[in-house]
Context: one part of a larger RNA
RNA sequence: CUGGGCUUAAAGGGUGCGUAGGCUGCGCGGAAAGUUGGGUGUGAAAGCCCUCAGCUCAACUGAGGAAUUGCAUCCAAAACUGCCGUGCUUGAGGGAGACAGAGGUGAGCGGAACUCAAGGUGGAGCGGUGAAAUGCGUUGAUAUCUUGAGGAACACCGGUGGCGAAGGCGGCUCACUGGGUCUCUUCUGACGCUGAGGCACGAAAGCUAAGGUAGCAAACGGGAUUAGAUACCCCGGUAGUCUUAGCUGUAAACGAUGAGCACUUGAUUGGAGGGUCCUCCAUAGCCUUCCAGUCGUAGCGAAAGUGUUAAGUGCUCCGCCUGGGGAGUAUGGUCGCAAGGCUGAAACUC
Numbered sequence: 001c002u003g004g005g006c007u008u009a010a011a012g013g014g015u016g017c018g019u020a021g022g023c024u025g026c027g028c029g030g031a032a033a034g035u036u037g038g039g040u041g042u043g044a045a046a047g048c049c050c051u052c053a054g055c056u057c058a059a060c061u062g063a064g065g066a067a068u069u070g071c072a073u074c075c076a077a078a079a080c081u082g083c084c085g086u087g088c089u090u091g092a093g094g095g096a097g098a099c100a101g102a103g104g105u106g107a108g109c110g111g112a113a114c115u116c117a118a119g120g121u122g123g124a125g126c127g128g129u130g131a132a133a134u135g136c137g138u139u140g141a142u143a144u145c146u147u148g149a150g151g152a153a154c155a156c157c158g159g160u161g162g163c164g165a166a167g168g169c170g171g172c173u174c175a176c177u178g179g180g181u182c183u184c185u186u187c188u189g190a191c192g193c194u195g196a197g198g199c200a201c202g203a204a205a206g207c208u209a210a211g212g213u214a215g216c217a218a219a220c221g222g223g224a225u226u227a228g229a230u231a232c233c234c235c236g237g238u239a240g241u242c243u244u245a246g247c248u249g250u251a252a253a254c255g256a257u258g259a260g261c262a263c264u265u266g267a268u269u270g271g272a273g274g275g276u277c278c279u280c281c282a283u284a285g286c287c288u289u290c291c292a293g294u295c296g297u298a299g300c301g302a303a304a305g306u307g308u309u310a311a312g313u314g315c316u317c318c319g320c321c322u323g324g325g326g327a328g329u330a331u332g333g334u335c336g337c338a339a340g341g342c343u344g345a346a347a348c349u350c
Base pairs, nucleotide, nucleotide: 003322004321005320006319007304008303012318014201015200016199017198021194022193023192025088026087027086028085029084030083033081034080035077036076037075038074039073040072041071042070049065050064051063052062053061054060091191092188093187094186095184096183097182098181099180103177104176105175106174107173108172109171110154114150115149116148117147118146119145120144121143125136126135162169163168206247207246208245209244210243211242215241216240220236221235222234223233258317259316260315261314262313263312266295267294268293269292270291271290272289273288274287275286276285299306300305323350324349325348332343333342334341335340
C1' cells in the first nucleotide's frame, strides 16, 4: 500500500412486496467445520538470498545453510464465525382499549357556475384588442327574468394542515376495506434487516373497443401583428380531456439525497395521543411517544449549504458512476396493436 465516489461536478433503481444470496439480539451447554498453536511427512534439481571455497580478480563454478509463505496427516485449544441442543426479552410480531386522517373501492345525493333549448321583457348593438378585424345580431343578439336539459369540476373551510410505499388523494352521505399512532406490558420468543432475478402498483400524454361530450382545447380554418409570422394576441374548432374494460410503463416519477439499525449539544412552531402538579374541576404549565416544519452547536462539505427527518459518527444489504461528443444512437435480444420501452456498443473526434 492492499480504489475513490453518487444533493448541485459522472453516478440512488419511479415505488413497494418478496425468492435465492449476504448480514444478523442476550445467556448456558455440546461437538470441533472454519480459526489458532505444535509435531510429522512432503514441498525435485537448478535459480534468488546468506556464509565459505576454487580459477591471479570478476563473471563463472563448487559446498553448506536459509527460504520454498503451500498441501496432507496427527495432537491440542475453544475466544470469535458456523453447526446442534436449551433458555431469555430489549429487536420483531400478536392481543386488549382508545384516537386522527382529501388512504383505497363502489353506490347514492347536493349547490354555485357554465353552455344549450323553450318562453317573457326589450330594441341595436354585442364581443374582442395595444389598436383592430374575422365572429355573433332586426329570421331580434348582448342584457335581464322564468322553466327545462346536460356534462365536468367541487368556491369558502384550506393551513410550510392531514393521509398514502410511490404515483397521488379535497362537496356530502352510506357500505366494504388497507395502513398508522398512543396506552396496558397481557402473549409468542429472534420469528429480524436488505434484496440479484421475479411479481405488483405506477402522473400526464398516447393506443384498442364501447359509450359520453358542458367548458377547455393539440391539429386545422380564419382575423391581426410582422420584412416574413407555419408563433406570441383575437374569433372559431376536431381529437383529447370524462366513464367502463384492456394496453402502454415513461417524467425535473425531485428532497435532483436507496432501505434498515445504533449513537451524537439545542431552541422553536404545527398535528395525533398519554401522564402529572396546583386541596377538587377546567385552561395554561411541566413530562413523555409518534409525525411534519423552521433556525441553529459540534462535525461534515469545494462551496452553496447540511446539521437527531444529517449531507455528522459507525455497521449491514442493494442499485449506480469512471473525461466531453458520437449516443441513450447502431446492432442483436426482448416486451408492445402501434407509438415506442428495457438492455446497449464501436469507429471517429476534441

Small-subunit ribosomal RNA, central domain from a Pirellulales bacterium, 350 nucleotides, folded computationally. Its Rfam family is "Bacterial small subunit ribosomal RNA". Gene Ontology terms of the family: ribosome and structural constituent of ribosome. Its mean pLDDT, the model's own confidence on a scale to 100, is 88. The RNAcentral record of the full RNA draws on ENA and SILVA.